[in-house]
RNA sequence: GCCGCCUUAGCUCAGCCGGUAGAGCAACUGUUUUGUAAACAGUAGGUCCCCAGUUCGAUCCUGGGAGGCGGCU
Numbered sequence: 001g002c003c004g005c006c007u008u009a010g011c012u013c014a015g016c017c018g019g020u021a022g023a024g025c026a027a028c029u030g031u032u033u034u035g036u037a038a039a040c041a042g043u044a045g046g047u048c049c050c051c052a053g054u055u056c057g058a059u060c061c062u063g064g065g066a067g068g069c070g071g072c073u
Stems, first nucleotide, its partner, number of pairs: 001072007010025004019056001027043005049065005
């Protein structure tokens, strides 16, 4: 230098063919316990990496950029 893949909650990841985003773990609250842990019930937490475009509507499609991983030279 060229090519491919990835970027979504604190962490690991879903999200189908564009229709207002979820799970597990973690955190917090409550119940239970002498207390802690565990268990059970509940709550909160998101600029979907950034900018622009297409569209009535974009996490999803298109272009550019950033970061990470891998391959080739």
Molecule: transfer RNA
Organism: bacterium